[in-house]
Molecule: small-subunit ribosomal RNA
Organism: uncultured prokaryote
RNA sequence: ACGAACGCUGGCGGCAGGCUUAACACAUGCAAGUCGAACGAGAAGCCAGUCUUCGGAUUGGUGGACAGUGGCGGACGGGUGAGUAACGCGUGGGUACUUGCCUCUCGGUACGGGACAACCCCGGGAAACUGGGGCUAAUACCGUAUAUACCGACCUUGGUGGUUCUUGGUCGGGAAAGAUUUAUCGCCGAGAGAUAGACCCGCGUCCGAUUAGCUAGUUGGUGUGGUAAAGGCCUACCAAGACUACGAUGGUUAGCGGGUCUGAGAGGAUGAUCCGUCACACUGGCACUGAGACACGGCCCAGACUCCUACGGGAGGCAGCAGUAGGGAGUAUUGGACAAUGGGCGCAAGCCUGAUCCAGCAAUGCCGCGUGUGUGAAGAAGGCCUGCGGGUUGUAAAGCACUUUUCAAUUGGGAAGAAAGAUUUAGAGUUAAUACCUCUUAAUAUUGACGUUACCAAUAGAAGAAGCACCGGCUAACUCUGUGCCAGCAGCCGCGGUAAUACAGAGGGUGCGAGCGUUAAUCGGAAUUACUGGGCGUAAAGAGUACGUAGGGUUAAAAAACAGUCGGAUGUGAAAGCCCCAGGCUUAACUUGGGAAUUGCAUUCGAUACUGUUUGACUAGAGUACAGUAGAGAGAAGCGGAAUUCCUAGUGUAGCGGUGAAAUGCGUAGAUAUUAGGAAGAACACCAGUGGCGAAGGCGGCUUCUUGGAUUGAUACUGACACUGAGGUACGAAAGCGUGGGGAGCAAACAGGAUUAGAUACCCUGGUAGUCCACGCCCUAAACGAUGAGAACUAGAUGUUGGAGGAAUUUAUGGCUUAGUGACGCAGCUAACGUAUUAAGCUCUCCGCCUGGGGAGUACGGUCGCAAGAUUAAAACUCAAAGGAAUUGACGGGGGCCCGCACAAGCGGUGGAGCAUGUGGUUUAAUUCGAAGCAACGCGAAGAACCUUACCAGCUCUUGACAUCCUGCGAACUUUCUAGAGAUAGAUUGGUGCCUUCGGGAACGCAGUGACAGGUGCUGCAUGGCUGUCGUCAGCUCGUGUCGUGAGAUGUUGGGUUAAGUCCCGCAACGAGCGCAACCCCUGUCCUUAGUUGCCAGCGCGUAAUGGCGGGAACUCUAAGGAGACUGCCGGUGACAAACCGGAGGAAGGUGGGGAUGACGUCAAGUCAUCAUGGCCCUUAUGGGCUGGGCUACACACGUGCUACAAUGGGCAGUACAGAGGGUCGCAACCCCGCGAGGGUGAGCUAAUCCCACAAAGCUGUUCUUAGUCCGGAUUGCAGUCUGCAACUCGACUGCAUGAAGUUGGAAUCGCUAGUAAUCGUAGAUCAGCACUGCUACGGUGAAUACGUUCCCGGGCCUUGUACACACCGC
Repeated sequence: ACGAACGCUGGCGGCAGGCUUAACACAUGCAAGUCGAACGAGAAGCCAGUCUUCGGAUUGGUGGACAGUGGCGGACGGGUGAGUAACGCGUGGGUACUUGCCUCUCGGUACGGGACAACCCCGGGAAACUGGGGCUAAUACCGUAUAUACCGACCUUGGUGGUUCUUGGUCGGGAAAGAUUUAUCGCCGAGAGAUAGACCCGCGUCCGAUUAGCUAGUUGGUGUGGUAAAGGCCUACCAAGACUACGAUGGUUAGCGGGUCUGAGAGGAUGAUCCGUCACACUGGCACUGAGACACGGCCCAGACUCCUACGGGAGGCAGCAGUAGGGAGUAUUGGACAAUGGGCGCAAGCCUGAUCCAGCAAUGCCGCGUGUGUGAAGAAGGCCUGCGGGUUGUAAAGCACUUUUCAAUUGGGAAGAAAGAUUUAGAGUUAAUACCUCUUAAUAUUGACGUUACCAAUAGAAGAAGCACCGGCUAACUCUGUGCCAGCAGCCGCGGUAAUACAGAGGGUGCGAGCGUUAAUCGGAAUUACUGGGCGUAAAGAGUACGUAGGGUUAAAAAACAGUCGGAUGUGAAAGCCCCAGGCUUAACUUGGGAAUUGCAUUCGAUACUGUUUGACUAGAGUACAGUAGAGAGAAGCGGAAUUCCUAGUGUAGCGGUGAAAUGCGUAGAUAUUAGGAAGAACACCAGUGGCGAAGGCGGCUUCUUGGAUUGAUACUGACACUGAGGUACGAAAGCGUGGGGAGCAAACAGGAUUAGAUACCCUGGUAGUCCACGCCCUAAACGAUGAGAACUAGAUGUUGGAGGAAUUUAUGGCUUAGUGACGCAGCUAACGUAUUAAGCUCUCCGCCUGGGGAGUACGGUCGCAAGAUUAAAACUCAAAGGAAUUGACGGGGGCCCGCACAAGCGGUGGAGCAUGUGGUUUAAUUCGAAGCAACGCGAAGAACCUUACCAGCUCUUGACAUCCUGCGAACUUUCUAGAGAUAGAUUGGUGCCUUCGGGAACGCAGUGACAGGUGCUGCAUGGCUGUCGUCAGCUCGUGUCGUGAGAUGUUGGGUUAAGUCCCGCAACGAGCGCAACCCCUGUCCUUAGUUGCCAGCGCGUAAUGGCGGGAACUCUAAGGAGACUGCCGGUGACAAACCGGAGGAAGGUGGGGAUGACGUCAAGUCAUCAUGGCCCUUAUGGGCUGGGCUACACACGUGCUACAAUGGGCAGUACAGAGGGUCGCAACCCCGCGAGGGUGAGCUAAUCCCACAAAGCUGUUCUUAGUCCGGAUUGCAGUCUGCAACUCGACUGCAUGAAGUUGGAAUCGCUAGUAAUCGUAGAUCAGCACUGCUACGGUGAAUACGUUCCCGGGCCUUGUACACACCGC
C1' cells in the first nucleotide's frame, strides 16, 4: 500500500468503490425510438343532421389508436478484455482522401409520368410467415429541361529541373420536394469552415538462441483493374530480389496509454474505478444499406447449444440494467424517476432514454463524530501478587454535583437543487397589416425521483453505543498458577525434559480503536543484477594458449560546421490525477477555480571546446632495411658411449633372489657370481644453475640441413599501418581410440606369495595392454602465478642471465643503459593473509566470467566424436547455511626442550590357598540408604546381639516422642498389684514444695481446642557449607602503555639457570596481584634459665640389692628462650651475570629431614542420610511408640588385607634393650585359686610419682632335617570364662581334641630412592562387650639399586597442522 478474503467484534454519518474466478449457460422484465408541420387510409369515443320498428341505422364533422408508405436515428450512448507483440497503442510528423446533422457565401427549386404497400378479394401453412388478383397518395420512384464556379477529354496561355500546377476555349456528362396557421421549415448544385474519420512514416513498446536462418505475391518494375484515397490492394508479364546476430522466422505470455503503488532518486511492480484509444458481441465467414458498419439488442451462410413443432419446418443469442444456475476464499436490488445533466426524433408541446440522477445491501476503503463531564481516599469490597509489613487494579468504581451541546429516539418546522416551458401585459423587429411569427420585459398559475432530505427548534433521561491483537529479543508492554520435549507456540533466532516473563489460563500492562489481527500478492530496506551503485590471487568468478573477422575504444596540431553536444524561440505535450495558492460543504475526506509542472517530441535560429565524419599533413605508437649476440625454440636425417635384458661359449659350485621377517620365484637339466663375443629396444649420468628458450602445452647425448621468435647498436625509410577481440581458425601434458610396425626395461588388468579379523591394498615374485615409431582421431588436467591482453605513471637496496657504450683499462673492479629472471622492502591497496616497477598500487581500452549451499557441470534437446566422452546447459525438490582469512584453546600413532618411583635398575608384594572385610549379583517379608575408572569397593561406619536403625512383620497413638501460644485441673514426684510380648491400660500408696505487693506467678505433670509439630520422603541437575581430583603441578591474571578494523597480542616469548613464571641478561614494554620460596610446628648440635614426680658425677647414711634416704644442680631429661646454615669463604666453569661443580670449616651444606600450608580454574565430581536450605510431596501417616526379625542370607564374581606354604624356619629353655600413649562409671599392683581365659581380695594412682606393662624381632643353648612334616592352621566336637536385661539367629576369649587347602602362585598388576623398603612388636580412638587381621600413632632391627630418558603413563613451556570448540570418548 490493497477492487481483497478469513477470524473475533460492531454506534452514527459523509464521500468513494463492489465477479480479479467460467469471453460459462441463461428463465423473466426493461435497455431505441420518433415525426400527422412528408403521405394514403382511419378504430373507439364525442358533436351535429336524417331515418327509426326506439333496439338502432346512416351522413357529415371532430378525434386520433393500431398497422403501413416515407424521413431521420438504430455506426452514439452502455458492456467486456477473448484475441492482438501489431503502425495495436504512445509521441511527433505527413497527404493521395471522405465528412449526414451544424455555420457562412453564391445560385436554383421548371415541365411531366408510371407504380408499390396499406386497404379489399381469393389462397397455402400447425406456426413463423407467404402466394395471386384489384384500388390508391406522397418530401417514395422515373423521364425531360436548365446549371457559369462540379466531373471527364482535347486544344491553348504562363511559369518550372520536373509533375496530378495554371489561363482561355471546344465537346461530352450530371440537380431539385414539398409542408403549414404565409412566415418559416425544407429540397438541389457549388465553394469555404467546423467537427468527425481514413491512410502513410520516424522513434518507443515483455520473455527466452535448449527458436538461426526465413520468404514465392515473396522484393522491385510496367500495363490493367479496384478504392473516398497512395499502395502487390488485385491481376498479366519482366527482373531476382526482400528480411536477419542492432536478433529475422517460429514459440510462451499480454489489450495499450494518461495514470496507480512504492522509492531520496534512478528504478521496480501494476493497468480495478475515472479519461483517451483499440478489439470483440454464441463460434467462424460474407456482404447489403448508409455520410458513417462489414453493424451488441440488422440481414445471409455454416457450426455448437437451447426452445417450439401437427415432424413438413421454424425461433434464439444479457461481455446493456436488474436477476438465475454454476464456478469460487470472494463481490450487491428482478428498486424509484426522467426533477436535473446529456442523447434521439419533432416547428413545438412532447415522446423515448436500466445513459444518467437517486435510493437499497455489505465496516470493502478513506474521512469525521460519539459511547459522557466534574468531583470523589474509608485509597471500600472483590480479584491478583506478597518479603505477610503491604503493594496493585485505582479516582478507577460506588457516592455527590452537572450537561442533554454532538450521534441515536420522539414531535414540530423547513431551504437549495427550477433553468426552461405555458397563459396574459408592454416594447422592438418583420409585414400592406394594429394577423401570425421572432426577440426583450413584467405579471400569473404551475413542474422534485431523492424526501419522513440537509438544516432549525422542542421533549426525556447518563440515559441506547468497545473491542481486537500483543507483552523472550528484533519491538512498546511482567508476574502468578497449570503443564513437564507432553500438550502446544513460532515471521527469524528459537521456547517446552518440575521453579517456562516464549505453551494454556488469570491478574496487570502496551499498542491501535468501530475496528483489530491473520493470510495472499506488490515495492522498499537489498549497493542482494550495482546506469546512478558491485566484483573475479585464497570467499562464487580470468576462457588451457595464441592468431584473427565483425564490433568497441584509439595519437599532438590545421580546416570544414554535416551528425552527436550546448543555448534561444515557436508548436505540441487532452482533461482528470500529483504539487502550490484561493474558494464551497460546521471540519475533514470530497469538490470548484487558477497556477506550476509535464524532465518528451518536432521545427527553426545560433555556438564549435569535446566526440564522430570528411579533407590535407606530421613522426613520438607500430613496422621495414643494415650489422651483431644468446639460447634443451621447432622439423628432418645420420652418428655415439655407459647401463639393462636376452643369446652363445668358458671358469666355477650350491645356493641365488627378496623382506620388518618370510614365502612365491630361479637353480645340480649347473643358476647367482665372473670372463669373452653377439643381438635388440628405450633413455641420454657428470656439465645442471629459483640458468636458458617457447604463446601455452612443453623442450636436455653429438653432428648436418631446413626454419620461427627474441634482443642490442647506429642510421635511413613507410606514415597510425596500432590495441583488444563475440563468432571463427590453429596449437594443446598424460591417459584413451583406429590402422600398421616395434617391444630391452618399466608396468594398469591379471596370477601367485605374504600381512591382516578380513586385505579385491600398501610389501614381494611374475606379467599383458600401454609406454616407442608412422599416419589419423580425442581436446581434457590443481592446463596454477589458482592472478586475461595491451599502454602510461608511482621510494629503494640486493642476486643472477643476455647485450651496448664509456673509465687510467688489459686481469680484476666500480659506475651507466637496456631486455629477461629471483629473493627482500616503502607508500598505496587488501576482510585478513599478503602484494608491492614481473602490482593484487594509480589510471585508460577491449574481451571472458560471477550472483547462497546441495540437486549439478547432472537431465532433456542441439553440436562434435569410431567409441570413451567433450561442449552448451536447466528445473522440481531440499537446507539455513555453505565458504574465506585470521584469533584463543583443545587435540595429533607432529616436532623441539624439561620433569615425576613414569620407565629402566633393584627389593618386597597382589593375582593361586584358607580365613577376615567391603562391593556386585542372587535370594529374601526385609536383606535400610549412599559411594561407581584413576578420584566407589577394611569407603560414610573412631564398634549393627536389644538400642543404634533409617528396613520388614505384627500390635498400637493421632496437637502427637519434640517447640510456641490458649483454657481447665493438679506440686513435682513416688509405692504396690493385675492384664499383656511390650508399648499400654486399669487399680492403688505416700507427698502438698518455691516466690509473692496475696490479685497471682515460675517450673513441672495430666486433659482439651486449633494454629501447628514431625518426615533418614524426592530433587546434590535449584542451593549454602564442607570435601575429593588434576596437583604442592608452576602456573593463573591485572593496571597503564604499545600493536591489530577486530577477536586478541605484547608483558608471560628469546639466551642461560632453577625444585620453582627461581634468578640473571636481552627485549615496546613498565609495574603489580594470587601462587613458588620464606615466615609456623616437629626433629638433628650447642648455650642460657628452671630443677619435681625426672636425674645421681662428687660427699654422706642405709640395703642382699635398688636415687631407697640426706643432699647436689654437674650430666641425661623435662620445657621456655636463644645461637647456628647465608652459596657466607676458597678454587674452577660461565657472558665481569644468575648459577653450577669441587673443597675447607661445621652437629648439619646448598630446600638438612618431616609436617601444616593446595593459585585461577576443571570434572552440572561427591554429599538434601552430619548440618543448613528453596521448591515439591505425606498429615488417624511417608509422622510417633513397642515386640520380634533383618542389615550377619550364599551356586557365584571382584577389590583390600591377615596367616601361611617353612630351616635366614618351627618348638622348648634362658636372657637384653624402646618410644609414644591411656586411666576415677577408670587403670588396677602385691597376694591367693584355676592348666588357662579368668575369679577373689583390693595397696596405689585425678598420674614425669601408681597402674595398664613381660615389648617383640634380637642374643645364648637345645631339638626337629625337607616330610604335607614338631610346617600350616582352617573346619568341627566337647568343656569353659567374661561382658551384658539377654550371646539361638548373631559376641570375644580359654582348655582338650580334630588337623582342610596350601610345597611360592597364569595372563596381568601394585608399592618403594634411606633411617626409606622389608621385618618386629607397642599404644590409642570408638567402646558394656566385641567382629581390630582395619584405621591412627609409636619406636626396635635395617637393606638393594638408579647406566640412562629410546619406549609406556601423567604433567609443564615453545612451535606446527586442524574440516575439533559438548573441544579426539571430537568430527